[in-house]
Context: one part of a larger RNA
RNA sequence: CGCGAGGGUGCCGACGGGCCCCCCCUCCAGUACGAGAGGACCGAGGGGGCCGAACCGCUGGUGUUCCUGUUGUCCUCGGAGGCAUGGCAGGGUAGCUACGUUUGGAAAAAGAUAACCGCUGGAAGCAAAUAAGCGGGAAGCUUCCCCGAAGAUUAGCACCCUACGUUAGGUUCGUGGAAGAUUACCACGUUAAUGGCCAAGGUGUGCAAGCAUGGCAACAUGCGCAGCUUACUUGGCCCCAAACCG
Numbered sequence: 001c002g003c004g005a006g007g008g009u010g011c012c013g014a015c016g017g018g019c020c021c022c023c024c025c026u027c028c029a030g031u032a033c034g035a036g037a038g039g040a041c042c043g044a045g046g047g048g049g050c051c052g053a054a055c056c057g058c059u060g061g062u063g064u065u066c067c068u069g070u071u072g073u074c075c076u077c078g079g080a081g082g083c084a085u086g087g088c089a090g091g092g093u094a095g096c097u098a099c100g101u102u103u104g105g106a107a108a109a110a111g112a113u114a115a116c117c118g119c120u121g122g123a124a125g126c127a128a129a130u131a132a133g134c135g136g137g138a139a140g141c142u143u144c145c146c147c148g149a150a151g152a153u154u155a156g157c158a159c160c161c162u163a164c165g166u167u168a169g170g171u172u173c174g175u176g177g178a179a180g181a182u183u184a185c186c187a188c189g190u191u192a193a194u195g196g197c198c199a200a201g202g203u204g205u206g207c208a209a210g211c212a213u214g215g216c217a218a219c220a221u222g223c224g225c226a227g228c229u230u231a232c233u234u235g236g237c238c239c240c241a242a243a244c245c246g
Base pairs, nucleotide, nucleotide: 001151005162006161007160008159009158010157011156015148016147017146018145021049022048023047024046025045026044027043033038050105051104052103053102054101055100059098060097061096062095066091067090068089069088070087071084072083073082074081109143110142111141116136117135118134119133169245170244171243172242173189174188175187176186177185195240196237197236198235199234200233201232204228205227210223211222212221213220214219
């Protein structure tokens, strides 16, 4: 830009893409077969590998925004801090993740076929699956399953809202987001809970500061499962978020 008004919801599917895998065990059955040794087809059941998808309850990883320990040095002591790879080290919430969990490649079926196997059957009194005609037959092909999909210009279908009105709608900006490189997308912008903040909780860390007691001291013990606590949950608060185009 098109699909001749705009907005919204739910569908259909031309077409395209994905999937398509492998191994082992048990039964059938030590059966058929075979002198024996050995040892099935068909069919039934179970387990695993590999690959894919989703997710974070579990097990782990990360977690330089949380807690703690500790070395050197600086800030006069203590406390609290700066720098040294996050100084180093021990843990760890959310999120993201695999090594984790769940799940798919299942079962069955239909159609047309390949090699191949047939029926009937003439030309050619016979024969021949073929010339007319009719069957069977693959993990392969088309469906069946999953995803995208009306620029499918043949531009699809149904329903709902608005009702010709600078309207419908949109942009930029702002607060943000399980959305994201940017963009896009989504939520909100005072008729406001979008983020932030506050409170409580949860979670994590592991027992704060201060004081007291003991010890020469390092330190230990008590007040006290203390203090602190990011991304989580709940509640609250306008303190922090507006101008245009049409």
Large-subunit ribosomal RNA, domain VI from Candidatus Hodgkinia cicadicola, 246 nucleotides, folded computationally. Its mean pLDDT, the model's own confidence on a scale to 100, is 81. The RNAcentral record of the full RNA draws on ENA. Rfam family: Bacterial large subunit ribosomal RNA. Gene Ontology terms of the family: ribosome and structural constituent of ribosome. Taxonomically the source falls in Candidatus Hodgkinia (Bacteria, Pseudomonadati, Pseudomonadota, Alphaproteobacteria).